[in-house]
RNA sequence: UCCUCGAAAGAGCAAAUCCGGCGGAAGCCGGGGACGCAAAGCCAGUGCCCGACCUCGCUCCCUUGCUCCCGUGGGGACCGAGAGGGUCGAACGGCUGCCGAA
Numbered sequence: 001u002c003c004u005c006g007a008a009a010g011a012g013c014a015a016a017u018c019c020g021g022c023g024g025a026a027g028c029c030g031g032g033g034a035c036g037c038a039a040a041g042c043c044a045g046u047g048c049c050c051g052a053c054c055u056c057g058c059u060c061c062c063u064u065g066c067u068c069c070c071g072u073g074g075g076g077a078c079c080g081a082g083a084g085g086g087u088c089g090a091a092c093g094g095c096u097g098c099c100g101a102a
Stems, first nucleotide, its partner, number of pairs: 005100002012037002017032006035089001041095003045092002049086002054082004059077005065072002
């Protein structure tokens, strides 16, 4: 000096939650607040997870415009799927970094 590692010291960050703001939601920002954190510093790259508007599908409801009928058009609700989005304090991966006892 480096790697593994994490004793000590000094600093640092800040979960839940509350207040204010942004958003269509997930969520984000600022302030308070500390459950925790040796990368809880940065990156949404991979798969996971979350999620409204939108699109598609199923079921149901409304309407009665078109059609002789079958059918078709318009609108709405639940559920499911997709997608841009979100999360690095979830995993992996990448970049950077303080201290130094065993």
Molecule: c-di-GMP-I riboswitch aptamer
Organism: Pseudomonadota bacterium